[in-house]
């Protein structure tokens, strides 16, 4: 230099172009309890950045940035 894959809550993962973006865990609050690090109930927090296509984009296209891999 070229090619491929990936980027979604603190962490790990889901999500046919269409639902309020889902789950686990962590965190916060309350309940329960002799105590709580167990159990129960509730809550906050997320699509790497810009542009495009579309009635509608986490998803498709494009340019960046970042991570991993391959070729030279």
């Nucleotide at each position: 230099g070229c090619c491929c894959u990936c980027g979604u809550a603190g962490u790990g993962a889901a999500a046919u172009g269409g639902a309020u973006a889902u789950c686990a865990u962590a965190c916060c609050u309350g309940c329960c309890u002799u105590c709580g690090g167990a159990g129960c109930a509730g809550g906050g927090g997320g699509u790497c950045c810009g542009g495009g296509u579309u009635c509608g984009a986490a998803u498709c296209c494009u340019g960046g940035c970042g991570a991993g891999g391959g070729c030279a």

The RNA shown here (transfer RNA) has 72 nucleotides and comes from a bacterium. The RNAcentral record of the sequence draws on ENA. Rfam family: tRNA. The family's RNA type in Rfam is transfer RNA.